[in-house]
Molecule: c-di-GMP-I riboswitch aptamer
Organism: Desulfobacterium sp.
Formats: sequence, C1' cells, structure tokens
RNA sequence: UGCUCCAAAAGCCACACCCGUUGUGAGGCGGGGUCGGAAAGCCACGGGUCUUAAGCGAUUAAGAAAGCCGGGUUGCCAUU
Repeated sequence: UGCUCCAAAAGCCACACCCGUUGUGAGGCGGGGUCGGAAAGCCACGGGUCUUAAGCGAUUAAGAAAGCCGGGUUGCCAUU
C1' cells in the first nucleotide's frame, strides 16, 4: 500500500423504555438505559417509510429519519 475484517483485546456508538427540554407534527437535544452494531461515522443522491399544509382525488409544497435497502465519501484495532 492492497485485500479481508473470522477470532481476541482495548476503546466507540446506543433500539425499546424512563426522566427533563424543544417542535403543530414526524422528530431533535441532554441524562439514565443496553436490543443490537465493524462504519449503528458523515452525505437525503435513487427507491421506500413517516409528518405538516393545500387538494374530492391523482398529486403538489415544505419537512423528518443515515439503526429500512442501495449509492457516494472518510476511517479504528487486528489477521493475511
């Protein structure tokens, strides 16, 4: 540097749920928690999901989620 990332160790993240706070809402943030995770780091680009508003409706507009799948990008330990 490339491939792999099965095992071990160290560290990392944190579903449900609870408390506080914030948002019309989906949700966000902080604390606890620990189902799980090797990209469960980052990016809403494609598909899908969810919310709000308008519309009889097809749909349109504005949003949410990276722990739904795919894609892009960066990358720890370790084996070979």